[in-house]
Molecule: Bacterial large signal recognition particle RNA
Organism: Clostridia bacterium
Order: sequence, then C1' cells, then structure tokens
RNA sequence: CCGCGCUAGGCGGGGAGUUAGCGGUGCCCUAUACCUGCAAUCCGCUACAGCAGGGCACAAUUCCCGUUCCGAGGCCCGGGCCUGUGGGGUCCGGAAUCGGCAAGGAGCGUUGAUGGCCGGGUCCCGUGCAAUCGGAGACCGUGAACCAUGUCAGGUCCUGACGGAAGCAGCAUUAAGCGGAUACGCCGAUGUGCCGCGGGAAAGCCUGGCCGGAGCCACCUGCCCGAGAUACCGCCCGGAGGCCCGCAAGGUCGAAGAACGGGUGCGCGG
Repeated sequence: CCGCGCUAGGCGGGGAGUUAGCGGUGCCCUAUACCUGCAAUCCGCUACAGCAGGGCACAAUUCCCGUUCCGAGGCCCGGGCCUGUGGGGUCCGGAAUCGGCAAGGAGCGUUGAUGGCCGGGUCCCGUGCAAUCGGAGACCGUGAACCAUGUCAGGUCCUGACGGAAGCAGCAUUAAGCGGAUACGCCGAUGUGCCGCGGGAAAGCCUGGCCGGAGCCACCUGCCCGAGAUACCGCCCGGAGGCCCGCAAGGUCGAAGAACGGGUGCGCGG
C1' cells in the first nucleotide's frame, strides 16, 4: 500500500417553551434525514443526562474536533401599522346642540321692509244674556186595614120613647212617599259661547289705521381663537393580539451550505 472481516462513532440538527438540569413527545425553522413501542394533569434520564427492541452502511468525500465565510429562523430589545379592550376629558379637531355674523343662494318687501304712534283681539277680574245639566215648585197619575178628612149601609152603644153618640166596610178626597212629563217661572252649577257691558294688565304674538321710506329673514352654503355639554370618532394614558421593519443604526442563540486545518482503531491474508 492492497483485500477480507469486525469495532468505536454514524443513520440529522437548531430555536422558543417546559424543567433543578438534560433529552424526548407537542409547536416553529432548516430540510429528506432507518424501523417499532412509550409520553403534556407528560415520558425517559442525571453531567457518558431519552429508554427498550430490531435493522443498514462503515474507519473516511461519509465519523470526530477547530478556524473562517455565508446564513434560514427563533427569542429579547426598539420602532411602525392594524384590530379589540380599560380609563381620561385638557390644548385642539371631526360629528351633534345652542348662540352670533351676514359674503353667496332661496324667500319676503315701493301693491311699502325694519321702526315709531294710536286702536282692537289674544290674557285676567266682575257682571248680563244664552246654552247645557241638576234641584225643589207648579202640573198629571198613583197613593192610608187602624193610628187622615168627609159621608158613613149593616151592626154596636145610650134612651121608656123621640132622638143622639162613636164608627168598620164601601165611596169620595187628600198627606208623606212613588212614578211621569218638563212648554213655564225660581234656585244652583259649568273644561259651554264667531254674544253684550264695565274694569285691569300691558311682555310677546296677531291685526286695523297713521307717520316714514329700504330694508327684513337666517331655510341652504359659508364664517366665529363664540358657549356649554358629551365621549360617537380622532386625541392622551395603560394593557392584549396580529403583521412589518431594524439598513449606514441593537443584543443573543443559530439550522443548512462552502473553504481550510487537524484527529480516530482491531484481527487475518498478500
């Protein structure tokens, strides 16, 4: 140096999370990288830190270590955007309310605006009339076993008799009461009245007359360091989730890939 057989090591790794710690199951990244069983209220272990069983190729392009380059991705930190959420009410804004102005539009106005004066109405008090309702009256009807009236048959009582007395039923009438009608006069009341009279109040509104002679209005647009309120939006403070970015300008871990350097056996035969 070559051949054969075997063995160590290999047949994936990483991030976050979990854990005293390590590895695994689960998530994510890389990426293709044997199989079976176990495992989140977890499973297996203890710095040689998954366990158990089976299989494959093999001491090197393939296993182990180091350095450099490149570097997916994760975590922390910072920033931005979006979506929910708790709270706040100030400078300022949007929306809403109120007030003000009057540039434009609309409308009213010389068939006379705003304004001024006089009168009437609306309002209040009293009162008259009317209407409506109620009440009692008058009216009609009914209405008393006796305790109402009149007349009182029969019968009763007094009397020697003439005669007299009380008086039931009946008849007639009437009281209280009940019912009806309400044209009439009276009393009272009123969510009544295109009604009348007297008085009051006079702010506003409506309206008539007169004066006078050009504005009025604020509906729409617009404007106001206008006012007060609210918390719908924006805003401010806090917290949650998702996405993006970190370059020239953060930290940390780091798969895969590339280059270089180094390390690692045993037996037999030639």